[in-house]
């Protein structure tokens, strides 16, 4: 010198990134509303109806223009009343100037209306300055006022008479004016010559003598102001407004104005305006500025200041220097008021106030003392402008509610893991100050100066006076206002809220409440523990204020100039051609549009900024200073763009040569196949489908052999090929044609790219008209599927397909990528062409296409990648949440279907794209399992047992409930358990623990009453030692207990499931923006994520697996209650003796692919062998990973909360859990001869036993009874194993099967077997002859069968749990159902397929289109009437000033008459807005109905255009696309 400047966040998902809306934090207002409220400066205050207004005020002034003058006061006269005079002003008048300024307001107005710069040679200007010149001499009326006269009033008419600075003629003059002309000039400038035409008033001082100052008066130039026009360029929305314009554009005349013009008139021309938006609609006063913002912008236009417009609504002149006049006239409307009904008066969008509207905007206040206007000579008057004051926290700015010490951290609240913490030095008390309040009491400035006195000094004139100008001093005036300050006294005294406290966002706890009330700006809190509602405590934040709502900028790079897109998110036009128009190759000259500078003139002032200054300080005021972008004039450069001019060949184009092709049209013209027809042969069937069926055929089909007829397609070549702008183009021949591609020279010389309108072309369906019709095939019809099937499938079948003409203009018209040019590594392949090389060859160079893969780079990723989506350029289209809707409407086009263009209102906070994870699919791949299959035995029928529902029920207590609830909790309900019922009791309680007070040992007894708990009497006893206590116990009181009450969705623990399934996870590391991925995939392999190899991974964790426990072998060591070979003994391992042998219980050993072969990648390992008591985890237990199911339990236990307390506690007695029309699970016994019964006989295990097991003897048919050895158990006991084996019978039968059921008699257990045990004897003898659909278990000591034990338990198993005995069959396999694992896919699922979801109907509410009409409102227009009023005409009646002797004239007023018009009338058009039967779609809404269209191969793969059908999603046809899964072929590409 410049420069002070930029921040984000929450919501879409289960997680990620993007794209994309919404939402918030800012700062501002002429606001409004809640709550609260001490002061003081200093701004602001109907933003809503340009609604209506009572009342009072807001324009007057001058008597130095005029006639004249009430009232008062003096005089005179008169007793008085009066009369006359003077003085002296009030109203009124006549006149002069002002009232066009100040003050309001924003309805009009899209326009020269406004800003900004010009122009006026096209103009006006009262007052004011300056310069000249002048003001002579006349004249007629009128108002007041008087008389009088109508009327309610308002007002009016007649009659006498009167002034002037009112008014009229004459003189007189110009450089004025008009006419005619002459010269210079830029149009009407500017010098000039002629003609005509053209002025005036006084007043008031001094002097008084003709004069003289001074305010005033006329003509002229001139300036200063202020005003008119006119012009360049700026200044909303809407094209769903594309045409508009007859005074329209122009030209002459002509009129009209201060003044240019169609301004206006009459001929003449036929113009003007427009896609660079006319026109019409719609909105809106502009502008300095104001508000945001980093700036560019956006938004506004309130207060101040400029401009314009308006005055109750239209129209209209008049007066005047100015007006078409807000408080001035006329008319007409609408309203309001007053009348005597005849008729009159109003106009707050001036300052105050009312009304009514409204969410919302002040005093019917004070003074002219300042400032600044109006008149006047002036004093002075007016003056709602303006100075003030009131009201309103509306806003800005600024002062205070007090300071300072004060720990027992008081009390009280609130919190509490009961320690404490917190409020909080905060209070309380002490010691201070007084701003501020009250009160007294002084007290600036705003005041400058006018009239008037007293001075200086100047200039001219004039004999001089009053003057004039300058200048210094004196000198009245004050609304505010009890002012601002100042001083005293007085005493902390007189003064604090709001709003938040889930996250954005600074700030928690507690109680209440219980999807209720309520919150919410956005996500979103609230269904019994709410940091989200309310209240309280705390705390945060701001502070006379704080929130809320409303509007605007930002944020919003969310419309993107600065500063965005568009392949898949919105978004590239189907594709060419081409008009404006936009942008362009190389050189050179020239000029100066753009452009780049210098200089001047404007861009009022306020405001903004900067410096200073004045109010105690700010705010606010003032002074000064710079700046600022536009703009007009004017110099200057000259690169570069634009322009003239002259070339130039790289761009483009042409000519020649060559050269590939389903390019295009038109004629002709082939052959194989369907079909139909004729005919042969020939016979019972074809035909179709998952199966069938309608359909054909004995009248001869299908088959088949030969003939002919008609249509439409054109197999193989055929390709990743080819041609074409794109739609598309395919047998062959030829005519006629479009375009491309190489090559070598020649020719123009920029001619070129793009492309808004506009114009052609444009599959497939559809439409007309005419032909054609074989096949196929919407619509139909029929037949099946199916719950139904308006579909999928079948059989027929018409339009359509076909051809020629004309429409019609869409498609997933996709490369979802607009069109041209340049410019950036490779590689492969493959189609046209041309050079080139070699001995030969697949080689090698270019151009011009078509594909693949990829480096830089891009991209949200996916992916693109010289054919870009990369890197730049030109031009075009096109996008800005989701849904409503590509819908309404209107407009164009089309026969018509339709097509193009195309909204709003409402609603929603998401929609939506790639990509991940995961879970799912009637996706695929590989693998597992008693999952299938093989096989074996059940269940389902039947009795019964036993659970469960259900239902009854005083009660039938309660819980489990698909798998993973039902012989489960319960391993055992006659009471008792028991939690239910019903009745009777108790209440510090049946149970803890501590206290106080009182009485008592403590206990055992016995009689009464009772159902019994329980009461009543009573007897017996007097505890313990430390001696005033402890124990124990009853009585009362407060604490407190209890609770199978409620919540397993508050929870601990514990347990089912997937699942003993192979899996779930880290830490470094790489890889990705990211979520994640990798590692754990991949090749093998294994019961295993077992192990091996490979691998950007190395490595580890929890689970596999192994370590434990049983069991199979054997060896050592030990032998009592157990054994017994050899010795001895006995009825007997009985005894002695024994330690071999079985068994016992402790140690060991053993199995580990070690061994061999063979496969295998030489590896993991697999197949067979060997040995072995066992062979590939020998078998069988314990063992349960991350995690799922808000799974199961609050009734097992423990426990948060909430409820309950003379009861939901507790005690007892009795009943119930056992009920029984029915339905289920699980069993148990059967249905028999592999079997029942009778008789005989033989072998286990593994348990258990002292309130126990109980022997042998005896008794009973028998359950048992008695008995009491023996044993707390390798010793005695239960105990007897059973099926088995040997014998007999029975002989197929409802039985000698089967045992329910019943009766009768009984045993046991037990206080007590009625309800309701269990056994036992007689006797009774039900159903049941192997069980329908469908379903369970089990792969070896497994199933099947048998029988035994145990726990619970007095007593009560067909249940559980455990034990041995006897002991099967099958597994080929992995197509199929279940369920599980890995990898891949696809996905609109994520509560996760029991997902999402899509239309119709029904109901409820919301905007909205239509809509017979109705009802305003504005605009156009044809016609009708036409008021006032200027303008024209006009002699109808009337006139004072001029001229004339008169008569009369000029001229004026009144009066008729036109043109032109406001308001109305009526017809018609077009816009708009309201309402509006009734029909229409859409959108929302907690559990509706009807299907299941879409997502996965969504179960017929979707969509997309078109068409036709159907309740509805939606089928179906033609044609397209992949935005399709799966399988297989084919190509290519990488690698080798």
């Nucleotide at each position: 010198u410049a420069a002070u400047g930029g921040a984000g966040a929450g919501u879409u998902u289960g997680a990620u990134c993007c794209u994309g809306g919404c939402u918030c934090a800012g700062a501002a207002c002429g606001a409004a509303c809640g709550c609260u409220a001490g002061c003081g400066a200093c701004g602001c205050g109907u933003c809503u109806u340009a609604a209506g207004c009572a009342u009072g005020c807001a324009a007057g002034u001058c008597g130095a223009a005029c006639g004249g003058c009430a009232a008062g006061c003096g005089g005179u006269a008169g007793c008085a009343a009066u009369a006359c005079c003077g003085c002296c002003u009030a109203g009124a008048g006549u006149g002069g100037c002002g009232a066009a300024c100040g003050g309001g307001u924003g309805a009009g107005u899209a326009a020269c209306g406004c800003g900004u710069g010009g122009g006026u040679g096209a103009u006006c200007u009262a007052c004011c300055u300056a310069u000249u010149a002048g003001a002579u001499g006349g004249g007629g009326a009128u108002a007041g006022c008087c008389u009088u006269c109508a009327g309610a009033a308002a007002u009016g008419g007649a009659g006498a008479g009167u002034a002037a600075u009112a008014c009229c003629g004459a003189a007189u003059a110009a450089g004025c004016u008009u006419g005619u002309u002459g010269g210079c000039u830029a149009u009407g400038g500017c010098c000039g010559a002629u003609a005509a035409g053209g002025a005036a008033a006084g007043g008031c001082g001094c002097a008084a003598a003709u004069g003289u100052g001074c305010c005033g008066c006329u003509g002229a130039u001139a300036g200063a102001u202020g005003a008119g026009c006119c012009u360049g360029c700026g200044u909303a929305a809407u094209a769903u407004u594309a045409g508009c314009u007859a005074g329209u554009u122009g030209g002459u005349g002509g009129g009209g104005u201060a003044a240019a013009g169609g301004c206006c008139u009459a001929c003449c021309a036929a113009g003007g305006c427009g896609a660079u938006g006319a026109u019409a609609u719609u909105u809106a006063g502009c502008c300095g500025g104001c508000c945001u913002g980093a700036g560019a912008g956006g938004g506004u236009g309130u207060a101040c200041g400029g401009c314009c417009a308006c005055a109750u609504u239209g129209g209209g002149a008049c007066u005047g220097a100015g007006a078409u006049a807000c408080g001035g006239c006329c008319c007409a409307g609408a309203c309001u008021c007053c009348u005597a009904c005849g008729g009159g008066a109003g106009g707050c969008a001036g300052c105050a106030g009312c009304u009514a509207a409204g969410a919302a905007u002040c005093u019917u206040c004070c003074g002219c003392a300042a400032u600044g206007g109006g008149c006047g000579a002036a004093a002075g008057c007016c003056u709602g402008a303006c100075g003030g004051a009131g009201c309103g926290a509306c806003g800005u700015c600024g002062c205070g509610u007090g300071g300072a010490c004060g720990a027992a951290g008081a009390a009280g609240g609130c919190c509490g893991a009961g320690a404490g913490g917190u409020u909080g030095u905060a209070a309380a008390g002490u010691c201070c100050u007084u701003u501020u309040c009250u009160g007294u009491a002084u007290g600036a400035g705003g005041a400058a100066u006018a009239a008037g006195c007293c001075g200086u000094g100047u200039a001219g004139u004039g004999g001089a006076a009053c003057g004039a100008c300058u200048u210094g001093g004196c000198g009245a005036u004050g609304a505010c206002g009890u002012u601002a300050a100042u001083a005293c006294a007085g005493g902390a005294a007189u003064a604090a809220g709001c709003u938040c406290c889930g996250g954005c966002u600074a700030a928690u706890u507690a109680c209440g409440u219980g999807c209720c009330a309520g919150c919410a700006g956005c996500c979103g809190c609230g269904g019994u523990a709410a940091u989200a509602c309310g209240u309280a405590a705390g705390g945060a934040g701001c502070g006379a204020g704080c929130g809320u709502u409303g509007u605007u900028c930002g944020g919003a790079a969310u419309u993107a100039u600065u500063g965005g897109g568009c392949g898949u998110a919105a978004a590239g036009a189907g594709c060419g051609c081409g008009u404006a128009g936009g942008c362009g190759g190389u050189u050179a000259c020239a000029a100066a549009a753009g452009u780049c500078u210098g200089u001047a003139g404007u861009u009022a002032a306020a405001g903004a900024u900067c410096u200073u200054g004045g109010c105690u300080u700010a705010a606010c005021c003032a002074a000064g200073g710079g700046a600022g972008g536009g703009u007009u004039a004017u110099g200057g450069a000259a690169a570069c763009u634009g322009u003239g001019u002259a070339a130039c060949u790289a761009g483009a184009a042409u000519a020649c040569u060559u050269u590939a092709g389903g390019g295009g049209u038109a004629a002709c013209u082939g052959g194989a196949a369907u079909u139909u027809c004729u005919g042969g042969u020939g016979u019972a069937g074809a035909g179709g489908u998952g199966g069938a069926a309608u359909u054909u055929g004995u009248u001869g089909a299908u088959a088949u052999c030969a003939g002919a007829a008609g249509g439409a397609a054109c197999a193989c070549c055929c390709a990743a090929g080819g041609c074409g702008a794109a739609g598309g183009c395919a047998g062959g021949u030829u005519a006629c044609u479009g375009g491309g591609g190489a090559g070598u020279u020649a020719u123009u010389g920029a001619c070129g790219c793009u492309g808004a309108g506009g114009u052609g072309c444009g599959a497939a369906a559809g439409u007309g008209u005419a032909g054609g019709g074989a096949g196929c095939a919407a619509a139909c019809a029929g037949g099946a599927u199916u719950a139904g099937a308006u579909a999928c499938c079948c059989u027929g079948g018409u339009a359509g397909u076909c051809u020629a003409c004309a429409c019609c203009g869409u498609a997933a018209a996709c490369g979802a990528u607009g069109u041209a040019c340049a410019c950036u590594a490779g590689g492969u392949a493959u189609u046209g062409g041309u050079c080139u090389g070699u001995c030969g060859a697949u080689g090698g160079a270019u151009c011009a296409g078509u594909a693949c893969u990829c480096a830089a780079g891009c991209u949200a990723a996916c992916g693109c990648g010289a054919u870009a989506a990369g890197u730049g350029u030109a031009c075009c289209g096109c996008c800005u949440g989701g849904g409503g809707a590509g819908u309404a409407u209107g407009c164009c086009g089309g026969c018509a279907a339709c097509g193009g263009u195309g909204a709003a209102a409402c609603u929603c906070a998401a929609a939506g794209g790639a990509a991940u994870u995961g879970a799912c699919g009637g996706g695929g791949g590989c693998c597992c399992g008693c999952a299938c299959a093989a096989g074996c035995g059940g269940u389902g029928g039947a009795a019964c047992a036993u659970g469960u529902u259900g239902u009854u029920u005083a009660a039938u207590u309660c819980g489990a409930u698909g798998a993973u609830a039902c012989g489960c909790g319960a391993g055992g309900a006659a009471c008792c358990u028991u939690a239910c019922c019903u009745g009777g009791g108790u209440u510090u309680g049946a149970c803890a623990u501590a206290c106080a007070u009182a009485c008592g040992a403590a206990u055992a007894g016995u009689g009464c009453a009772g159902a019994g708990a329980u009461g009543c009497a009573u007897u017996a006893g007097g505890g313990g030692c430390u001696u005033g206590c402890c124990c124990c116990g009853u009585a009362u009181g407060a604490a407190c207990a209890g609770g199978u009450g409620c919540u397993g969705c508050a929870u601990g623990g514990c347990u089912g499931u997937c699942g003993u399934c192979a899996g779930c996870u880290c830490g470094u590391g790489c890889c990705g923006u990211g979520a994640g991925g990798u590692g754990u995939u991949g090749g093998g392999u294994u019961a295993a994520g077992u192990c091996c190899c490979g691998c950007a991974a190395c490595g580890a964790g929890c689970g596999c697996a192994a370590c434990c426990c049983c069991u199979g072998u054997u060896g050592c060591u030990a032998g009592u209650u157990a054994c017994c070979a050899u010795c001895a003994u006995u009825a007997a391992g009985u005894u002695g003796g024994g330690g071999a042998c079985u068994c016992u219980a402790g140690c060991a050993a053993g199995a580990c692919u070690g061994c061999c072969a063979g496969c295998g990648a030489c590896g993991a390992g697999c197949u067979g062998g060997a040995g072995g008591a066992g062979g590939g985890u020998g078998g069988g237990g314990a063992u349960g990973a991350u995690g799922u199911c808000a799974a199961g339990u609050c009734a097992g236990c423990a426990u948060g909360g909430c409820c309950u307390u003379u009861a939901u506690a507790u005690c007892c007695a009795g009943g119930g859990c056992u009920a029984c029309a029915a339905a289920c699970g699980u069993g148990u016994u059967a249905c028999a001869a592999u079997g029942g019964c009778c008789g005989g006989u033989a072998c286990a295990a593994a348990g258990u036993g002292a309130a126990g097991c109980g022997a042998a003897g005896c008794c009973g048919c028998g359950a048992g009874g008695u008995g009491g050895a023996g044993c707390g158990a390798a010793c005695c006991g239960c105990a007897a194993a059973a099926a088995g084996c040997c014998g007999g019978u029975c002989u197929c039968a409802g039985u000698u099967c089967g045992g329910a059921u019943u009766g009768c008699a009984g045993u046991c257990u037990g206080a007590a077997a009625c309800c309701c045990g269990a056994c036992u004897g007689c006797a009774u003898g039900a159903a049941g002859u192997u069980g329908g659909a469908a379903u369970c278990g089990c792969u070896a000591g497994u199933a099947a069968u048998c029988g035994u034990a145990u726990a619970u338990c007095a007593g009560a198993a067909u249940g559980a749990u455990a034990c041995g005995g006897u002991g099967a069959a099958u597994a080929c396999g992995u197509u199929c159902c279940c369920g599980g694992g890995c990898c891949u896919u696809g996905u609109a699922c994520a509560c996760a397929c029991c997902g999402c979801c899509c239309g119709u109907c029904a109901c409820a509410c919301c905007a909205c289109c239509c809509g017979a009409g109705u009802u305003g409102a504005a605009u156009c227009u044809g016609c009708c009437c036409g008021a006032a009023g200027c303008c024209g005409c006009u002699a109808g009646g009337u006139u004072a000033a001029c001229c004339g002797c008169a008569a009369g004239g000029a001229g004026g007023c009144c009066g008729g008459c036109g043109u032109c018009u406001a308001u109305g009338g009526u017809g018609g058009a077009u816009u708009u807005a309201g309402c509006a039967a009734g029909g229409g779609g859409g959108g929302u809404g907690a559990a509706g109905u009807c299907g299941u269209a879409a997502c996965a191969a969504g179960g017929u793969a979707g969509c997309c255009g078109u068409a036709c059908c159907g309740g509805a999603a939606g089928g179906u046809g033609c044609g397209g696309c992949u935005g399709g899964a799966u399988c297989a072929c084919c190509u290519c590409c990488u690698u080798u």

This is a predicted structure of a 1536-nucleotide RNA (small-subunit ribosomal RNA) from an uncultured Spirochaetales bacterium. RNAcentral holds the sequence, with entries from ENA and SILVA.